[in-house]
């Protein structure tokens, strides 16, 4: 220098001008605060809520070396193993095929009960050896469990449109199938049980009728930044400041000016002038991961086989 | 905003892990006919993407892309 690899980490500033929005003073003006690293996918996992504080079997649906860490977890973080790479490294849905049932197209003599193919060699005698050929795989405790299945262990179900509370307004309309006191049906959810409630009766389908508005939940929290101490680490323990969106058809912006950072051209070149470009994407009940998306940098640590200078 | 499915020719659909991925219309050429229809021959065309499992994946897993349903 040039190619990599892994972590971290920023992701445009400033000011003026005009608005949105939620809070505060206070009564029509001040002052404050206003979007992210993924607010995204909804994939795990949990906090909250209601339904019996979760009931037994059975179904079904996850996880799967060890040992840590956590509120939990299929995350994380250490280590062991295999695979990969020259090497830092990178991956791994990593139990179990001597319980069991399947699966293997073509090719090939034969594909999983060896009724062993062609040579050659051995034998009393037999695929008994050994070599070719097919294939991914030829008898090998064979492969396939991201095929059923076993083992082990875990899981009740719906979700802030959950829930409560207020207004407003209504029609248990009416048809048509099927079921119902001989127990439909709800709570109860795939199904039995058992359990309560149960007649003002259930369930699809047609066809109407009314509301479609506000409050709460809703942001002080597993919270943020720091800094010291345990630990290889994840993560803990303290201290020590700080409060930092809460809209609802949905705010979080728009103009102007200045400038930062790239990338090109020119030039009087460590500088100037000119011009483009400044990504993804936007909270909707909240937190821990995960995984996807991302213009342009910025740091730290490592590796170096081959080729090239 | 949460929860639930779906995705194969241009369209509707099929295909038990064994690939040459099939049908029906619908498209193109062609013969038939004075010239079209029908008819008959024949010919193109696909697995929503990327990765894994597995000898082998349209089929099984994981991730994203796009569509549909439902819930006050």
């Nucleotide at each position: 220098c040039a190619a990599g690899u892994a972590a971290a980490u920023c992701g445009c500033c400033u000011u003026a001008u005009c608005g949105a929005u939620c809070c505060g003073u206070u009564u029509u003006u001040c002052g404050g605060g206003u979007a992210g690293g993924a607010a995204a996918g909804u994939c795990c996992g949990a906090a909250c809520a209601c339904c019996a504080u979760a009931g037994u079997g059975c179904a079904g649906c996850g996880u799967a070396g060890u040992g840590g860490c956590u509120a939990a977890c299929a995350a994380c973080c250490a280590c062991c193993a295999g695979u990969u790479g020259a090497a830092a490294g990178a991956c791994u849905a990593g139990g179990a095929a001597c319980a069991g049932u399947g699966c293997a197209a073509c090719a090939g003599a034969a594909a999983g009960g060896a009724u062993g193919u062609a040579c050659a060699g051995g034998u009393c005698a037999u695929g008994c050896u050994g070599u070719a050929g097919u294939g991914a795989a030829a008898u090998c405790a064979g492969g396939u469990a991201a095929a059923c299945u076993c083992u082990a262990u875990g899981c009740g179900g719906u979700g802030c449109a959950a829930u409560g509370c207020c207004a407003u307004g209504u029609a248990u309309a009416c048809c048509a199938a099927c079921g119902u006191u001989u127990g439909a049906g709800g709570g109860c959810g795939g199904c039995a049980c058992g359990u309560u409630c149960g007649a003002u009766u259930g369930u699809u389908g047609g066809a109407g009728g009314g509301u479609a508005g506000g409050c709460a939940g809703c942001u002080a929290a597993a919270g943020u930044g720091u800094a010291u101490u345990g630990g290889u680490a994840a993560c803990a323990a303290u201290g020590c400041a700080c409060u930092c969106a809460g809209a609802u058809a949905a705010a979080u912006g728009a103009u102007a000016a200045g400038g930062g950072u790239c990338g090109c051209g020119c030039c009087u070149a460590u500088g100037g002038c000119g011009u483009g470009a400044u990504a993804c994407a936007g909270a909707a009940u909240u937190c821990g991961g995960c995984u996807u998306a991302u213009a342009g940098g910025u740091u730290u640590a490592c590796u170096u086989a081959a080729a090239u200078a | 905003g949460g929860c639930u499915c779906c995705a194969u020719a241009g369209u509707u659909c099929a295909a038990g892990g064994g690939a040459u991925a099939g049908a029906a219309c619908a498209a193109a050429a062609g013969u038939u006919u004075c010239c079209u229809a029908a008819a008959c021959u024949u010919u193109a065309g696909a697995u929503c993407c990327a990765g894994g499992u597995u000898c082998g994946a349209a089929u099984c897993c994981u991730g994203g892309u796009g569509g549909a349903g439902u819930c006050a």